[in-house]
About this RNA
Predicted 3D model of an 87-nucleotide RNA (c-di-GMP-I riboswitch aptamer) from uncultured Sterolibacterium sp. The sequence was found by an Rfam model in a public genome assembly.
């Protein structure tokens, strides 16, 4: 110097719940707050899941019921990227 590989430092994200704003909804952003997370950093290619405003089909009606062009990256895969790495 390089590799493995468990420690270990130094941090780093933030679930639920709650307050605010957009949003039809699903959820998003912001505060608090902290359940976990070695990629819980990004990306909607593939499975999966999750809403239904509008449109369609059914009903005198209320409303059924289908549906992503809307969503989840903290559901799995996969892409990209990243910090330390002692004995």
């Nucleotide at each position: 110097g390089a590799u493995c590989a468990c420690a270990g430092a130094g941090g780093g994200c933030a679930a639920a719940a709650u307050c605010g704003u957009c949003g039809a909804a699903a959820g998003a952003c912001g505060g608090u707050g902290g359940c976990g997370c070695a990629a819980a950093a990004c990306c909607a290619c593939c499975g999966g899941c999750c809403u239904a405003c509008a449109g369609c089909g059914c009903g005198c009606a209320a409303g059924c019921g289908u549906c992503a062009c809307g969503g989840c990256a903290g559901c799995g895969g996969g892409g990209u990227u990243g910090c330390c790495g002692a004995c």

Taxonomically the source falls in Sterolibacterium (Bacteria, Pseudomonadati, Betaproteobacteria, Sterolibacteriaceae). It matches the Rfam family "c-di-GMP-I riboswitch aptamer". Its family is annotated with cyclic-di-GMP binding in the Gene Ontology.